[in-house]
RNA sequence: CCAGGGGGCCGGACGGCCGCCGGUGUCCUCGCUUGCGGGGGCGCGGGAGGAAAGUCCGAACUCCAACGGACAAGGGUGCCGGUUAACUGCCGGGCGGCGUAAGCCGACGGAAAGUGCCACAGAAACAAACCGCCCCCUCGGGGGUAAGGGUGAAAUGGUGCGGUAAGAGCGCACCGGCGUCUCGGAGACGAGGCGGCCGGGCAAACCCCACUCGGAGCAAGACCAAAUAGGGGAGUAUGGGGUGGUCCGCCUCGCUCCCGGGUAGGUCGCUGGAGGCGGCAGGCAACUGUCGUCCUAGAUGGAUGGCCGUCGUCUCUCCUUCGGGAGAGAUACAGAAUUCGGCUUACAGGCCCCCUGGCACU
RNA sequence: GGCGACGUAGCCAAGUGGUCUAAGGCGGAGGUCUGCAAAACCUCUAUUCGGCGGUUCGAAUCCGCCCGUCGCCUCCA
Numbered sequence: 001c002c003a004g005g006g007g008g009c010c011g012g013a014c015g016g017c018c019g020c021c022g023g024u025g026u027c028c029u030c031g032c033u034u035g036c037g038g039g040g041g042c043g044c045g046g047g048a049g050g051a052a053a054g055u056c057c058g059a060a061c062u063c064c065a066a067c068g069g070a071c072a073a074g075g076g077u078g079c080c081g082g083u084u085a086a087c088u089g090c091c092g093g094g095c096g097g098c099g100u101a102a103g104c105c106g107a108c109g110g111a112a113a114g115u116g117c118c119a120c121a122g123a124a125a126c127a128a129a130c131c132g133c134c135c136c137c138u139c140g141g142g143g144g145u146a147a148g149g150g151u152g153a154a155a156u157g158g159u160g161c162g163g164u165a166a167g168a169g170c171g172c173a174c175c176g177g178c179g180u181c182u183c184g185g186a187g188a189c190g191a192g193g194c195g196g197c198c199g200g201g202c203a204a205a206c207c208c209c210a211c212u213c214g215g216a217g218c219a220a221g222a223c224c225a226a227a228u229a230g231g232g233g234a235g236u237a238u239g240g241g242g243u244g245g246u247c248c249g250c251c252u253c254g255c256u257c258c259c260g261g262g263u264a265g266g267u268c269g270c271u272g273g274a275g276g277c278g279g280c281a282g283g284c285a286a287c288u289g290u291c292g293u294c295c296u297a298g299a300u301g302g303a304u305g306g307c308c309g310u311c312g313u314c315u316c317u318c319c320u321u322c323g324g325g326a327g328a329g330a331u332a333c334a335g336a337a338u339u340c341g342g343c344u345u346a347c348a349g350g351c352c353c354c355c356u357g358g359c360a361c362u
Numbered sequence: 363g364g365c366g367a368c369g370u371a372g373c374c375a376a377g378u379g380g381u382c383u384a385a386g387g388c389g390g391a392g393g394u395c396u397g398c399a400a401a402a403c404c405u406c407u408a409u410u411c412g413g414c415g416g417u418u419c420g421a422a423u424c425c426g427c428c429c430g431u432c433g434c435c436u437c438c439a
Base pairs, nucleotide, nucleotide: 001358002357003356004355005354006353007352008351009350010349012311013310014309015308016307017306018305020047021046023044024043025042026041027040028039029038030037031036032035049333053344054343056342057341058340059339060338061217062216063215064214074213075212076211077210078209079093080092081091082090083089094108095106096105097104098103109208110207114206115205116202117201118200130149131148132145133144134143135142136141137140157175158174159173160172161171162170176198177197178195179194180193181192182191183190184189221268222267223266224265231259232258233257234256235255236254239253240252241251242250243249275294276293277292278291279290280289281288282287312331313330314329315328316327317326318325319324363435364434365433366432367431368430369429372388373387374386380419389407390406391405392404393403394402412428413427414426415425416424
């Protein structure tokens, strides 16, 4: 210098004018129940993100009578150990795959518990004889054989030697798998010995095993609480209307008082928290402990905006005295709504650190 | 804001691992018939199931992540 890998971070700056949301101080004003509520002016300081997104996981919180325990159904997770409030997250390790390497990727339990499926082709897809090979009887059959051909995504461990009528783990050597024993390791697993044990694939098919999960979600939920709304109770001098021939009684309407439910509306939940940053200590790390420091949006039709100027960054074109200059264009993805921990997805442009390979030079 | 369902031709839709580039209907185009039309009949009309990736020999179908569309939510009775 070129090519590549891993990690971390930023993601416009400054100024002016006009606004928006909420806080606080002060002043003015209105209302009344006289210490509260409404409106307005001025001042002060605050006001989006690394993903606020998707709502995919996990929690906090609230309600569901109790949400405690057991069982069943259903769902989720799935190598081992750790971490955490918890997790399907994260860290470290094992195994497998890719890469020359740095490193990256992996839904990575069980197919020898059972059931099911394996289209077409092929004789046969889980237990098999189509061609071929060998033997026997004799010209058509019977038997043996998975070495060879052919079909297929997949054909009954692979290669070689021996062996055999021809063949075959039938025997042997090496390799692969499985089982078992010993050793190492906390474990996944690894190393070695022994045993011919050699039993196709699919569980992101049912299923089995182990662990785990109650449901709903802040529009959860709690409180206050209008009216010519509506419900209940009591009263009403002899009240009005209906029933009835009349009285009593019953029904109904009006008025007065009381009661709780609850709509509109308002308040709380509502933002200071498993919080951020830095130092030290423990740990390979995730993470934990401790000390210091900081306070950093809370709307409810939903604020965080608009315009202008200067500068920055990148791309292209032109000029150049190679220092640079001029012009044009671009400046992303996106935007809180109960709050946290993760994952995933989107993103103009840029910065920093570490590592690998190649070439050249010293 | 939260929760849930769906996506297959221009439209309505069947298909829930397999022969084949996906049944059918409406619509559209062309043709036959006719003097010309209508009706009827015949043919064509999905480079692949919203997109990308994975599992599998094989995916519209199973799984994951995105994209889009639609629906529901408060209180009392």

Predicted 3D model of RNase P RNA and transfer RNA as a complex of 439 nucleotides. Its mean pLDDT, the model's own confidence on a scale to 100, is 78. Rfam match: Bacterial RNase P class A. From the family's description: Ribonuclease P (RNase P) is a ubiquitous endoribonuclease, found in archaea, bacteria and eukarya as well as chloroplasts and mitochondria.